Transfer RNA from a Thermoflexales bacterium, 72 nucleotides, folded computationally. The coordinates come from a structure-prediction model, not an experiment, and the mean pLDDT is 82.
RNA sequence: GCCCCAGUAGCUCAGUGGAUAGAGCGUAGCCCUCCGGAGGCUAAAACGAGUGUUCGAUUCACUCCUGGGGUA
Numbered sequence: 001g002c003c004c005c006a007g008u009a010g011c012u013c014a015g016u017g018g019a020u021a022g023a024g025c026g027u028a029g030c031c032c033u034c035c036g037g038a039g040g041c042u043a044a045a046a047c048g049a050g051u052g053u054u055c056g057a058u059u060c061a062c063u064c065c066u067g068g069g070g071u072a
Stems, first nucleotide, its partner, number of pairs: 001071007010025004018055001027043005048064005
């Protein structure tokens, strides 16, 4: 250089055209408790950037960025 894969919450992952984008762990608050790192309840928190296609894009196309793998 060329080819392939991945990028969604602090972390690990679902979601492959339409509904309020979900889960586990973690974090914060409250309750409980002799105590809390156990248990219960609640909350905050995300679609890598841009352009296009479409009535509608996390999802499809293109470019770029980041990471990983393959190849001479």
It matches the Rfam family "tRNA". Gene Ontology term of the family: triplet codon-amino acid adaptor activity. By type it is a transfer RNA.